[in-house]
RNA sequence: CGACCGAAAAGGCAAACCCGGUGAAAACCGGCGACGCAAAGUCAUGGGUCUAAAGUCGUUGAAAUGACUAUGACCGCCAGACUACCUGA
Numbered sequence: 001c002g003a004c005c006g007a008a009a010a011g012g013c014a015a016a017c018c019c020g021g022u023g024a025a026a027a028c029c030g031g032c033g034a035c036g037c038a039a040a041g042u043c044a045u046g047g048g049u050c051u052a053a054a055g056u057c058g059u060u061g062a063a064a065u066g067a068c069u070a071u072g073a074c075c076g077c078c079a080g081a082c083u084a085c086c087u088g089a
Base pairs, nucleotide, nucleotide: 005088006087012037013036018031019030020029021028022027035076041082042081043080045079046078047077048074049073050072055068056067057066058065059064
């Protein structure tokens, strides 16, 4: 110096609930709050999951409604890629 591993400490992130906002929804943003996290940092690339506004097909006299579908989401579901803080008991 690098890899692995690990005691303590510093620092970091923030689930659910609730409040406000955006959105058709899933969900996201801010506040509050800590269930947890050593990559709970970044990327929807593969798988998976959620939603179905628009669209297509169907039912109906109509209102309405059913099915399918991501171009909408989730990295705190798994894998992969990239990057990274403190310490040496």